[in-house]
Context: one part of a larger RNA
RNA sequence: GAACGAACGCUGGCGGCGUGCUUAACACAUGCAAGUCGUGCGAGAACGGAUCUUUCGAGGUCUUAGUAAAGCGGCGCACGGGUGAGUAACACGUGGGUAACCUACCCUUGAGCGGGGGAUAACGUUUCGAAAGGAACGCUAAUACCGCAUGAGACCACAGUGGUUCCGGCCACAAGGGUAAAAGGCUUCGGCCACUCAGGGAUGGGCCCGCGGACCAUUAGCUUGUUGGUGAGGUAACGGCUCACCAAGGCUCUGAUGGUUAGCUGGUCUGAGAGGAUGAUCAGUCACACUGGAACUGAGACACGGUCCAGACUCCUACGGGAGGCAGCAGUGGGGAAUUUUGCGCAAUGGGGGAAACCCUGACGCAGCAACGCCGCGUGAGUGACGAAGGCCUUCGGGUUGUAAGCUCUGUCAAGGGGGAAGAUCUUCGGUUGACGGUACCCCUGAAGGAAGCACUGGCUAACUCCGUGCCGGCAGCCGCGGUAAUACGGAGAGUGCAAGCGUUGUUC
Numbered sequence: 001g002a003a004c005g006a007a008c009g010c011u012g013g014c015g016g017c018g019u020g021c022u023u024a025a026c027a028c029a030u031g032c033a034a035g036u037c038g039u040g041c042g043a044g045a046a047c048g049g050a051u052c053u054u055u056c057g058a059g060g061u062c063u064u065a066g067u068a069a070a071g072c073g074g075c076g077c078a079c080g081g082g083u084g085a086g087u088a089a090c091a092c093g094u095g096g097g098u099a100a101c102c103u104a105c106c107c108u109u110g111a112g113c114g115g116g117g118g119a120u121a122a123c124g125u126u127u128c129g130a131a132a133g134g135a136a137c138g139c140u141a142a143u144a145c146c147g148c149a150u151g152a153g154a155c156c157a158c159a160g161u162g163g164u165u166c167c168g169g170c171c172a173c174a175a176g177g178g179u180a181a182a183a184g185g186c187u188u189c190g191g192c193c194a195c196u197c198a199g200g201g202a203u204g205g206g207c208c209c210g211c212g213g214a215c216c217a218u219u220a221g222c223u224u225g226u227u228g229g230u231g232a233g234g235u236a237a238c239g240g241c242u243c244a245c246c247a248a249g250g251c252u253c254u255g256a257u258g259g260u261u262a263g264c265u266g267g268u269c270u271g272a273g274a275g276g277a278u279g280a281u282c283a284g285u286c287a288c289a290c291u292g293g294a295a296c297u298g299a300g301a302c303a304c305g306g307u308c309c310a311g312a313c314u315c316c317u318a319c320g321g322g323a324g325g326c327a328g329c330a331g332u333g334g335g336g337a338a339u340u341u342u343g344c345g346c347a348a349u350g351g352g353g354g355a356a357a358c359c360c361u362g363a364c365g366c367a368g369c370a371a372c373g374c375c376g377c378g379u380g381a382g383u384g385a386c387g388a389a390g391g392c393c394u395u396c397g398g399g400u401u402g403u404a405a406g407c408u409c410u411g412u413c414a415a416g417g418g419g420g421a422a423g424a425u426c427u428u429c430g431g432u433u434g435a436c437g438g439u440a441c442c443c444c445u446g447a448a449g450g451a452a453g454c455a456c457u458g459g460c461u462a463a464c465u466c467c468g469u470g471c472c473g474g475c476a477g478c479c480g481c482g483g484u485a486a487u488a489c490g491g492a493g494a495g496u497g498c499a500a501g502c503g504u505u506g507u508u509c
Base pairs, nucleotide, nucleotide: 001509002508003507004506006505007504008503009502010501013377014376015375016374017373018372019370020369021335026333027332028331030330031329032328035075036074037073040072041071048063049062050061051060052059053058082288083287084286092212093211094210095209096208097207098206101205102204106201107200108199109198110197111196112195114148116146117145123138124137125136126135127134128133154179155178156177160173161172162171163170164169184193185192186191214260215259216258221251222250223249226248227247228246229245230244231243232242233241263285264284265283266282267278268277269276270275290311291310292309293308294307313324314323315322316321341367343366344365345364349363350361351360352359353358380409381408382407383406390401391400392399393398413450415445416444417443418442419441423436426431453498454497455496456495457494458479459478460477464493465492466491467490468489474481475480
């Protein structure tokens, strides 16, 4: 000098765009953050309203309404959002491999969608429990579940031919044997949406390898599923991944093992560069979801707002037993030098479900708070000497504050009034639709009126005098200053620098 997710002191007019728990991965009250489909299925209220009857207690019918809530079923919940604890590792980056693999929804191609069966929730009755939650019996449906049929093709076992090969395999073709499918819904009857099997694509992933990026040798030896083989199991898949047996190997001063620290990268800051430092926001990726462990479902999880077990903590309890997980958005306590609203909206973009209407979406779009940062604007302009008064200094002559005041104009911002968007399409052509927001922007009104501070002035370093103090009180980044004439302390006047900021502290180059 530059920089910052900064903090502190003094000060503070406006706007645009950004940014905002770096500390306790500490504990969390409350609300919301993942649902949707009635064009898969069976069932199905009440309040209210109308009307009729009435012993005035009430009851019936229609409507509310095939609505609400619940259930079976499908898809989604593995995305999106948060955090950086762990991890020195194929975690990440980069370049390859997979002839060792998977991929729901989507696109495309081919072939199909025949005929049956038995249940079960909801519901009803009974019943246990304080609750959470169950139990028994009975009834019912499906695009739920299960046989049978069919099998172009797929898979499996056995054997054949050809091509290719990294010699392990892979691909193609033909013959028999075995195994496994399916579901309907809506319709204006044109069709639309779904379903099954197989091939290809796209997208997303799994696994493997070369190379690269921390410190400590005051860590020198480490290892028994360890290293390799055979066989088996397991996986979507290779593999000690697991197991049985066999062999005794494997790594290491080119730093094994151990310890400490740390998410990694694109980037960011600095620097002429080389380099050094760093990894907030944004983007990619990994890991985690109270702590530890485990699997289930599923195309995909060993699953933040799923399940089970154990633990700590908090809460409820009828003491028998139960409930919970903000490192989602707000918000609270705590910690801290320090970091925001328990806001509005799905109008846009995107996502989930749905044929659609639409529903959901604290993703997102916006608004609020904060000079936290960057950028822009303003706090007036012109004229004006007899150079007033006051202050300060003085060699007492004067100098300085100072064109300051005054006068004349202008009208940015702020204020008030009027008008008023784009962002946004959809459409049956009638019309509907914006959270921001009556915002931006435009016009008018009046008015210099409402808008300047902070640090410094010995040298480095731009800017000096007086008074007070007297090695005291104090200053200080370094040199240093102060013991009676202090441009260095404190005050005043004057000046210098930057400016809605200015300084200080911390950190990096």
Small-subunit ribosomal RNA, 5' domain from a metagenome, 509 nucleotides, folded computationally. The prediction has a mean pLDDT of 83. Its Rfam family is "Bacterial small subunit ribosomal RNA". Gene Ontology terms of the family: structural constituent of ribosome and ribosome. The full RNA is in RNAcentral, with records from SILVA.